[in-house]
RNA sequence: GGGCCCGUGGGGUAGCUUGGUAUCCUUCUUGCUUGGGGUGCAAGUAACUCCAGUUCAAAUCUGGACGGGCCCA
Numbered sequence: 001g002g003g004c005c006c007g008u009g010g011g012g013u014a015g016c017u018u019g020g021u022a023u024c025c026u027u028c029u030u031g032c033u034u035g036g037g038g039u040g041c042a043a044g045u046a047a048c049u050c051c052a053g054u055u056c057a058a059a060u061c062u063g064g065a066c067g068g069g070c071c072c073a
Stems, first nucleotide, its partner, number of pairs: 001072007010026003020056001028044005049065005
């Protein structure tokens, strides 16, 4: 220098092909349950790497940038 893949709550993960309420598990917070704790139950907080474009509407499509991984040179 060239090619391919990946980037989603604190951690992990589905959704992307086929655009339309962001999924689930866990952690955390609060409450109920208990004499107290654990377990269990209920509720809540919290995310689409960034910019631009297309569109009524973008995590999803297009272009670029950034970061990570693999291969070639």
Annotation: This is a predicted structure of a 73-nucleotide RNA (transfer RNA) from an archaeon. It matches the Rfam family "tRNA". Rfam classes the family as a transfer RNA. The coordinates come from a structure-prediction model, not an experiment, and the mean pLDDT is 81. It was read from a public genome assembly.